[in-house]
Molecule: transfer RNA
Organism: Thermoanaerobaculia bacterium
RNA sequence: GGAUGGAUAGCUCAACGGAUAGAGCACCGAGCUCAUAACUCGAGGGUCGUGGGUUCGAAUCCCACUCCAACCG
Numbered sequence: 001g002g003a004u005g006g007a008u009a010g011c012u013c014a015a016c017g018g019a020u021a022g023a024g025c026a027c028c029g030a031g032c033u034c035a036u037a038a039c040u041c042g043a044g045g046g047u048c049g050u051g052g053g054u055u056c057g058a059a060u061c062c063c064a065c066u067c068c069a070a071c072c073g
Base pairs, nucleotide, nucleotide: 001072002071004069005068006067007066010025011024012023013022018056028042029041030040031039049065050064051063052062053061
C1' cells in the first nucleotide's frame, strides 16, 4: 500500500429500518445465614467510535475519518 472483519453498559456480547436499545457477568441494595460464599429478589448504569448523507423514521443503509484484529504484498 491492497482487500476483510469489528467498535453498543465496567467486561463479554445480542438487537428484519418501526423505538422505552437488551442479556449474562461485575458493582450496589435487600432477603436467606451465627457469619461468609452460594442462592433468590430489586435498583442503577448507554449521546450505539467520530462527522456527514438517505429516509416519515437509522445502532441497523451509504460516504469519509479514527482505532482494533487477522490476511496479502